[in-house]
Context: one part of a larger RNA
């Protein structure tokens, strides 16, 4: 490189967005770069191939001839690809009525709890566990009342609900603002889709600089356990978790399934729209649309199991795989303040 492939066997970048580049609807006209025919020239010879000769054969020599991807140059064809002009509304999109939403980001506000200080009541115990101890308690604990303080998270609702491009989003209220969705008309005309490099976003942990610091809890230290206990259970307990800005840039970042479009049986639970039916105005049937689930037919599959949210059946475009192990290492480039991150072998081994 052809080929094969990528849910679970080695492989889908952690996610968008967008540059190059790749591919892209409908109509007519042109063009003639691809794309097709023919013609000229060139494509040494020698070799292969074919048919002849010579050498007693043959290998070897040697006449003829076919072959020759391929290049150039001209003629010609115009269906498809591409260029150009043009036409269109089915792809994409504006714009107007209106819908659900823990989408985002700043402010302010509440209530239960948990611990901690104060005050009253109150006496000998509380906690703890498999059982204890360590620990706190007659300097008055625990238990119970009233009060204050402060962090930190928001029980029920709550629901294979909901929103988000992932990551992620849950008490209310204000303000800002980002998308999705339905209907029915208008408009713009392919502006689309993917997208190497790039940019931005990205749990947790950890990092820097100053705050905060109630639970909680790596470290650490005691007390069990145990042959030992650097563990699992208790008692305590610092970084941390919390904020403000700034980095890090990784995860079984998972549906382990990449984005987009179009085709292919259904039956059902639920969200948000909208239209219709008939009403006893609770709701309820039907249709349709956009999401989330559950079977399940055909097909795929090693098999599991997918099955209109596809892992079916086809097309673009990009990523990735190429037997374990060495190794996601070592060099060496880039990125980082550290940690460490990316890219990424080889010997040598089975």
């Nucleotide at each position: 490189c052809u080929g094969g492939g990528c849910g679970u066997a080695a492989a889908g970048c952690g996610u968008a967005c967008g540059u190059a580049g790749g591919c892209g609807g409908c109509u007519u006209a042109u063009u003639a770069a691809g794309u097709c025919g023919g013609a000229u020239g060139u494509g040494a010879a020698a070799g292969c191939c074919c048919u002849g000769g010579g050498u007693u054969u043959a290998a070897c020599c040697u006449g003829g001839g076919a072959a020759u991807g391929g290049c150039a140059u001209c003629c010609a064809a115009a269906a498809c690809u591409g260029g150009u002009a043009u036409u269109c509304u089915a792809g994409a999109g504006u714009a107007u009525a209106g819908u659900a939403g823990a989408g985002g980001g700043a402010a302010g506000u509440g209530g239960a709890a948990u611990u901690u200080c104060c005050g009253g009541u109150g006496u000998a115990g509380c906690g703890g566990u498999g059982a204890a101890a360590u620990g706190c308690g007659u300097a008055g604990a625990u238990a119970u009342c009233g009060g204050a303080a402060g962090g930190a998270a928001c029980a029920u609702c709550a629901g294979u609900g909901g929103c988000g491009a992932a990551g992620g989003c849950g008490a209310c209220u204000u303000c800002c603002u980002g998308g999705a969705c339905c209907a029915a008309u208008a408009c713009u005309g392919a502006c689309a889709c993917u997208g190497a490099g790039g940019u931005a976003c990205g749990a947790a942990a950890g990092c820097g600089u100053g705050g905060g610091g109630a639970g909680c809890a790596a470290a650490c230290a005691g007390g069990a356990u145990u042959a030992g206990a650097u563990a699992c259970c208790c008692u305590g307990g610092u970084a941390g978790u919390c904020c403000a800005c700034g980095c890090c840039g990784u995860a079984a970042a998972c549906g382990a399934u990449g984005a987009g479009a179009a085709c292919u049986a259904g039956c059902u639970g639920u969200u948000g729209g909208u239209g219709a039916u008939a009403u006893u105005u609770a709701a309820a049937u039907c249709a349709u649309u956009a999401g989330u689930g559950g079977c399940g037919c055909a097909g795929c599959u090693a098999a599991c199991g997918c099955g209109u949210u596809a892992a079916g059946u086809u097309c673009u475009c990009c990523g990735c795989c190429u037997g374990g192990g060495g190794a996601g290492u070592a060099c060496g480039g880039c990125c980082g303040c550290a940690a460490g991150g990316u890219u990424a072998a080889a010997a040598c081994u089975c």